This is a predicted structure of a 257-nucleotide part of an RNA (large-subunit ribosomal RNA, domain VI) from a Clostridia bacterium. Its mean pLDDT, the model's own confidence on a scale to 100, is 87. Its Rfam family is "Bacterial large subunit ribosomal RNA". Rfam links the family to the GO terms structural constituent of ribosome and ribosome.
Context: one part of a larger RNA
RNA sequence: UACUUGAGAAGGGUUGUCCUUAGUACGAGAGGACCGGGAUGAACGCACCAACUGUGCACCUGUUGUCGCGCCAGCGGCACGGCAGGGUAGCGGAGUGCGGUUGAGAUAAACGCUGAAAGCAUCUAAGCGUGAAACUCGCCUCAAGAUAAGGUAUCCCAUAGCAAAGGCUAGUAAGACCCCUUGCAGACAACAAGGUUGAUAGGUCGGAGGUGAAAACACGGUAACGUGGGAGCUGACCGAUACUAAUAGGUCGAGGG
Numbered sequence: 001u002a003c004u005u006g007a008g009a010a011g012g013g014u015u016g017u018c019c020u021u022a023g024u025a026c027g028a029g030a031g032g033a034c035c036g037g038g039a040u041g042a043a044c045g046c047a048c049c050a051a052c053u054g055u056g057c058a059c060c061u062g063u064u065g066u067c068g069c070g071c072c073a074g075c076g077g078c079a080c081g082g083c084a085g086g087g088u089a090g091c092g093g094a095g096u097g098c099g100g101u102u103g104a105g106a107u108a109a110a111c112g113c114u115g116a117a118a119g120c121a122u123c124u125a126a127g128c129g130u131g132a133a134a135c136u137c138g139c140c141u142c143a144a145g146a147u148a149a150g151g152u153a154u155c156c157c158a159u160a161g162c163a164a165a166g167g168c169u170a171g172u173a174a175g176a177c178c179c180c181u182u183g184c185a186g187a188c189a190a191c192a193a194g195g196u197u198g199a200u201a202g203g204u205c206g207g208a209g210g211u212g213a214a215a216a217c218a219c220g221g222u223a224a225c226g227u228g229g230g231a232g233c234u235g236a237c238c239g240a241u242a243c244u245a246a247u248a249g250g251u252c253g254a255g256g257g
C1' cells in the first nucleotide's frame, strides 16, 4: 500500500385466490378433502430511472401591464418564476426489477419403538425415533476499539548525533498529509477522482436531448401576418481539446515502518 478472516451486531422470515390431483377418498344424499404439483396477486422491503408519470426558480417559447435602453424594430427590469405552454440532467412514485423460499440441526406440545421398577401393562426410569412460522445455522448488511486491537501479499530500510542501561534527538525511505482543481461523495470531517509525466473543474468545439421556426433582409399582403428556412437559442447529459485554474512550496513518517 492492497486484499481479507469474522468474535459480535442488525435486517429478513407475512399471506390470499385460482388451476390440478379430483367431483377422487369420505358420505344415503347434500356436500366434499388431506397429501402433492402449478399459476397469479395483496401488503411490506430493497434497488433503479430504459419506458410511464411528477418536479425541474440560471433551458426554450407565447403573452398582459408598466418602466427603461432617444424613437421604430429588437431587447432588458418589475409585477407569486408576472401569467401561460413545454422540458434535459438530477431527485422522486403512482412506474420498473427483485426479495421472503428451498434446505440442515436440535427441540415444544403431541405421537411412537423397545422396556423394566411392578413375571402383566406402561412413550421413560436406562436407551432409540417422528415432530412447529418459535431456537441454532443457512440468505443480506455492518464488523479487529474483537485493547485478546487478528491474517495474507507487496513495498521500504538497517543513517547521523548524544547517552551509553533501557534510550533520547535529528534527517530521511516506502508512504502519507498540508495546499490546490473537483465529485452523482458529503452537515463538518470522512470517502472518491485529479494536480502539467495532467482531462480534475471551467471555457471552447462537436454531439445528444429540449424548445419549436431567432434577428436582419427580401418577397407577398391595405393590414394582422405569411414565405424564403427543423431556424435560432439551449443548466446539469456524452465526448474531444491544455485555452484558464490545479504553480511554487511545506510538514510528518523506520530501527520495524
Stems, first nucleotide, its partner, number of pairs: 001153004008142002011139001014042007026031001044099005052093004059086005064079006103137003110130004155257002159170004175252004179195005200245003203241005209234003217228004